Notes: FMN riboswitch aptamer (RFN element), 126 nucleotides, folded computationally. The prediction has a mean pLDDT of 83. It was read from a public genome assembly, where an Rfam model found it.

RNA sequence: UCACGUGCUCCGGGGUCGGUGCAAUUCCGAGCCGGCGGUGACAGUCCGCGACCCGCGCCGACGCGCGGUUGACCUGGUGGAACUCCGGGACCGACGGUGAAAGUCCGGAUGGGAGGUAGUACGUGG
Numbered sequence: 001u002c003a004c005g006u007g008c009u010c011c012g013g014g015g016u017c018g019g020u021g022c023a024a025u026u027c028c029g030a031g032c033c034g035g036c037g038g039u040g041a042c043a044g045u046c047c048g049c050g051a052c053c054c055g056c057g058c059c060g061a062c063g064c065g066c067g068g069u070u071g072a073c074c075u076g077g078u079g080g081a082a083c084u085c086c087g088g089g090a091c092c093g094a095c096g097g098u099g100a101a102a103g104u105c106c107g108g109a110u111g112g113g114a115g116g117u118a119g120u121a122c123g124u125g126g
């Protein structure tokens, strides 16, 4: 210095203005946000993963393993190539709570977790 391995750490955005109403950041109008890997070229809407939820098995318990469910896009253009870029118009967003229905508020969560040419420690090899 490079490669690989292991442990630990780190890593998610968004409710603003107006209206109705006794009451709404939940309704209505406009606006706001977009985890991770992949892909002939950049993706919330393509193919997958994760989270939430459900079932089964195991466990004294905390939990662990396996399986399942789980939202949404068209159109024109450029190009060798784009459902990813550009123009236009759309659409989607777990569960519980709440004086009134939540992607955005509060809560489980100081949690879990995909993945990472992010950091760090140790080890092995060149």
Base pairs, nucleotide, nucleotide: 001126002125003124004123005122006121007120008119009118010116011115016030017029018028019027032103033093034092035049036048037047038046044091045090053068054067055066056065057064058063073089074088075087076086077085095107096106097105